[in-house]
Context: one part of a larger RNA
Parts: sequence; C1' cells; structure tokens
RNA sequence: UUGGGUUUAAAGGGUGCGUAGGCGGUAUUACAAGUCAGGGGUGAAAUCUUGGUGCUUAACAUUAAAAUUGCCUUUGAAACUGUGGUACUUGAGUGUAAAAGAGGUAGGCGGAAUGUGUUGUGUAGCGGUGAAAUGCAUAGAUAUAACACAGAACCCCGAUUGCGAAGGCAGCUUACUAUCAUACAACUGACGCUGAUGCACGAAAGCGUGGGGAGCAAACAGGAUUAGAUACCCUGGUAGUCCACGCAGUAAACGAUGAUUACUAGCUGUUAGCGAUAUACUGUUAGUGGCUAAGCGAAAGCGAUAAGUAAUCCACCUGGGGAGUACGUUCGCAAGAAUGAAACUC
Repeated sequence: UUGGGUUUAAAGGGUGCGUAGGCGGUAUUACAAGUCAGGGGUGAAAUCUUGGUGCUUAACAUUAAAAUUGCCUUUGAAACUGUGGUACUUGAGUGUAAAAGAGGUAGGCGGAAUGUGUUGUGUAGCGGUGAAAUGCAUAGAUAUAACACAGAACCCCGAUUGCGAAGGCAGCUUACUAUCAUACAACUGACGCUGAUGCACGAAAGCGUGGGGAGCAAACAGGAUUAGAUACCCUGGUAGUCCACGCAGUAAACGAUGAUUACUAGCUGUUAGCGAUAUACUGUUAGUGGCUAAGCGAAAGCGAUAAGUAAUCCACCUGGGGAGUACGUUCGCAAGAAUGAAACUC
C1' cells in the first nucleotide's frame, strides 16, 4: 500500500459557518469528453510463455507463434457518467395561518436570606466539635426589635420538562433579535449533501487595565487530630468568585457514539402541533424517555434518537513505555496552546 477499524480494547475533530475539492432528484433532447465495439499504424531486439528443432539429456542454442495488458488514428454505438438545452416537483428554500420555549443581547424592578452600621430591650456567655481549643464577649457580645446600607444568588413552581450548533441557558418585566416544529401546498424550480485550508463561537481556572467586594474561599496564619499531619475537622483569611473591555482556546468540551439521506416488527410514557370522530380511543408530523422483534456485537449491550441494512463526504487509529516529551516552527503579555519525533527499552 491493499485490507481492517474508531461506545467501553488504539482511534470521531469541542461546536458551527463555509472556500477549494468529492458526491448528487425525475423526464426528455443534442453532443460524444469518459465508456464500449470494429479497422489501421505503432508498441526494436533480447528476455518471459507455448509448440517444434539441434547438441546422447539438461542447461544452452535456434525457429515459429503468442504476449507486449500501452499510445496514436479512424468508423460506429448511446445504457451509464459528463457537457449544453427544455420541462417537472417529491429534495431544498420562500409565503400564509396559528402555537411553544431557562434561545440571545441591553435596560428596569422585586422579595427572602446573609453581612455590616445606628438605636432600643437585655445579661453572661456565644460560637464550634467526635471531644475540644484557637476565635468573639462586661469597652455589653450571642439573642431580639426597628431603621439604613452593600454585594451576590434567585426558594416553591421544577419534571428522564423545555430551548440552543456546541459551550450553555432558570426571580419578574420591557425593548430589540434568532431558530425550530406543525398545517396548507400558493410561489421558486435541484437552488442540494459533505467539507481539507480558513473564519467565528467556545465551561471552569488563568492573564491585562479599571471598578466592585456581602457570602464563599486556593495561598497563608492559628487551634485540634496524629508517631508525624506541609491533610481530612475547627477559627480566621488574601487572590479569585461579580461588572466593563481585551487576551487566552483548553476539559471525562461525554451519548467517551462526526454530518447527511433512505430502508427495517411492536409495546408503553411525555412535550409542541394537526386531523377524524360512534365522545369508547385513534391516526399523523417533529422532538424527548423506557422495554423489546429481526439484525448486529468479544461481551456488556445497541435496537426507527442503531452500535441494524446501505450510500456520500470529512476527521482519526496501527503494540506498551519513552511522550503529548525533545527539537524546530506558528500563536500568546505570561501561563502555556497547536503541530509533533527519535534513540533506548519490554
């Protein structure tokens, strides 16, 4: 390389948009580039293969054929691919109708809790633990009542619920804004699928500048525990957590399962629609769960939301360690990220 694979054994890119490329619906017509058939030319000789012949045989030599799977030219064929034209509607999109949602961005508002401050009541403890101590408290704490302020998060509803490409999204409300699904079949008429490079988005932690700082809390300090205790437990506590702008670009970024399309028994929940009714349950579309037939699988299991049967395109894998390391390059303020070996060893 051929081949074989990628839920868990090595292996699906974190996610989308999209360039090149690859692949692509139905009918008809023209061309004949690919394709197929016939003819011609060429494809040196030797070699190789087959049938003979000659050295006693063989090796060897020689002769004839075949082969040289290719290229050029010419005459045709028109199913398939291609190219051009015409037409179509089921793929795709638009429209109309009515519906749903924690989808996004910006603003406003709310109550509970927590902490702090002031004032009042009140007096000796509070707090914490397995038990304690550090800590707080007669300079009046804890508790309780009123008022005020601050920041962060939104109890119940709440659910294998819903929405989003993924990350993710939850108090209420306003404005702006995006998408999906359903029904109709009015319009366009293949406009589609995938997608190397590229671009955009991308939890948490982290970085830069400026704010903010209630609670929580890496680091740090103290008290315990212990043989020790650089921990688990307790008392404190700074970055950080929050906001704005910029960077970073990684996660068990997981369904450990790439995207799209078609097909393949059923049963049972649920969300958003639509339809038919005999008002008993019943059909259908799109999602989201459970159990299973066939089938698949090493098994666990998967099973119309496939890991089944097929097709197209992309990404990735090839024994363990060394190693996601070294070197080089690109990016980054840095931390580091991306790309990514070998010697050696088993």
Molecule: small-subunit ribosomal RNA, central domain
Organism: uncultured bacterium